Context: one part of a larger RNA
RNA sequence: UUGGGCGUAAAGGAUGCGUAGAUGGCAUGACAAGUUAUCAGUGGGAAAUCGGGGGCCCAACCCCGUGGAAGCUGAUAAUACUAUUAUGCUUGAGUACGGGAGGGGUUAACGGAACUCCAUGUGGAGCGGUAAAAUGUGACGAUAUAUGGAAGAACACCAAUAAGGCCAAGGCAGUUAACUAUUCUGCUACUGACAGUGAGGCAUGAAAGCGUGGGGAGCAAAACGGAUUAGAUACCCGUGUAGUCCACGCCCUAAACGAUGAGUGCUAGAUAUUGGGAACUUGAUUUCUCAGUGUCGCUAGUUAACACGGUAAGCACUCCGCGUGGGUAGUACGAUCGCAAGGUUGAAACUC
Numbered sequence: 001u002u003g004g005g006c007g008u009a010a011a012g013g014a015u016g017c018g019u020a021g022a023u024g025g026c027a028u029g030a031c032a033a034g035u036u037a038u039c040a041g042u043g044g045g046a047a048a049u050c051g052g053g054g055g056c057c058c059a060a061c062c063c064c065g066u067g068g069a070a071g072c073u074g075a076u077a078a079u080a081c082u083a084u085u086a087u088g089c090u091u092g093a094g095u096a097c098g099g100g101a102g103g104g105g106u107u108a109a110c111g112g113a114a115c116u117c118c119a120u121g122u123g124g125a126g127c128g129g130u131a132a133a134a135u136g137u138g139a140c141g142a143u144a145u146a147u148g149g150a151a152g153a154a155c156a157c158c159a160a161u162a163a164g165g166c167c168a169a170g171g172c173a174g175u176u177a178a179c180u181a182u183u184c185u186g187c188u189a190c191u192g193a194c195a196g197u198g199a200g201g202c203a204u205g206a207a208a209g210c211g212u213g214g215g216g217a218g219c220a221a222a223a224c225g226g227a228u229u230a231g232a233u234a235c236c237c238g239u240g241u242a243g244u245c246c247a248c249g250c251c252c253u254a255a256a257c258g259a260u261g262a263g264u265g266c267u268a269g270a271u272a273u274u275g276g277g278a279a280c281u282u283g284a285u286u287u288c289u290c291a292g293u294g295u296c297g298c299u300a301g302u303u304a305a306c307a308c309g310g311u312a313a314g315c316a317c318u319c320c321g322c323g324u325g326g327g328u329a330g331u332a333c334g335a336u337c338g339c340a341a342g343g344u345u346g347a348a349a350c351u352c
Base pairs, nucleotide, nucleotide: 005322006321007306008305012320014204015203016202017201021197023195025089026088027087028086029085030084033082034081035078036077037076038075039074040073041072042071050067051066052064053063054062055061092194093191094190095189096188097186098185099184100183101182104180105179106178107177108176109175110174111155116150117149118148119147120146121145122144126137127136165172166171209250210249211248212247213246214245218244219243223239224238225237226236261319262318263317264316265315266314269296270295271294272293273292274291275290276289277288278287279286281283301308302307325352326351327350334345335344336343337342
């Protein structure tokens, strides 16, 4: 290389944008580079390989000369396909216009409930906590209750347990406003293949963590105490610091999961739901249709099985990534990125 793979056995990159590259719709003409056919030369000599002949008992191996083939060069011809080129087309892709949808993003303002704290009134002995307790807290008046105030963080109900929405993924939820990105649908018009993928590259990337400056109600790694226990560096209880929050800058990893790369076409049905549209019409949702989100499926098919099944793991094509026994090991070394923590890349000896 061929062959065969990647839901769970090894294997889909965390996600997007996009460069090179390889790949690419329909029609007509030109050309003849690839391609095909015929002919000629070369191949033909460093050797091997293939066919033929011979020698070691055979074989491997060796020897002989010869033949064929691939390859290369040239000539002539063909023009289906690919490439190139010219002119077009509208189905792919995009643009405009009408109408929608949404926790998509950023910023600002505002709101009510609750917790905590502070002040004051009432009140007068416990409260709190647990399986039971204790630590803790309280006559310097707690808990409870009422009024007022402060501060921070999070947004009950609406709301969707078969199935709600949006976003590329991470993720996104009080209300209002401003700015902004996407997407669906309808009818016409326009551009005319402008496309899909994408090594490098660039951007985004939960939580934790790091730097500087704020903030700090609740919760809470670490830490301290009380219990439990043979012990208890835990589970339970009382405290409690980083952190959690904000701004800016880093980090760049997750069971970053649908453990399922992206795109396109084709292949029974049934049912629910979200956002549009159409048709009869009056069923107040009937039928059809586009785009999503689910469930079932012994339709077919696939699969080792489980299961998947128009949201494929079915049938095909294009491009990228990745795997090749377990351990050693995501380690060592080197390189590179980072303030650090560490990340990325990534072996071998040895062993089973």